[in-house]
RNA sequence: GGGCUCGUAGUCGAAUGGCAAGACGCUACCCUGACAUGGUAGAGACCAGGGGUUCGAUUCCCUUCGGGCCCA
Numbered sequence: 001g002g003g004c005u006c007g008u009a010g011u012c013g014a015a016u017g018g019c020a021a022g023a024c025g026c027u028a029c030c031c032u033g034a035c036a037u038g039g040u041a042g043a044g045a046c047c048a049g050g051g052g053u054u055c056g057a058u059u060c061c062c063u064u065c066g067g068g069c070c071c072a
Base pairs, nucleotide, nucleotide: 001071002070003069004068005067006066007065010024011023012022018055026042027041028040029039030038048064049063050062051061052060
C1' cells in the first nucleotide's frame, strides 16, 4: 500500500428495512437469625462519528476513526 471482517447497556451477545432480544452484573422487595441460593419487579444502549438512499436506517451505500485477520 491492497483485500476481508468486526464496532450494539458496565461485560458478553442476538436481531438485519417498520422507533433494540437474552444472559451476567446493578437497584428495590420477598425469602433467611444472617449470608448464599432462589423468586418478583425495575433502571440502564437512540446501535463508533459524519453524510447519502428511503415514507421509514442499528440494518443498504459512501467516508472517517478504532480493533482483528490475510496478501504485498
Annotation: The prediction has a mean pLDDT of 82. Predicted 3D model of a 72-nucleotide RNA (transfer RNA) from a Microcaldota archaeon. The source organism's lineage runs through Archaea, Nanobdellati and Microcaldota. The sequence is in RNAcentral, with records from ENA. It matches the Rfam family "tRNA". Rfam links the family to the GO term triplet codon-amino acid adaptor activity.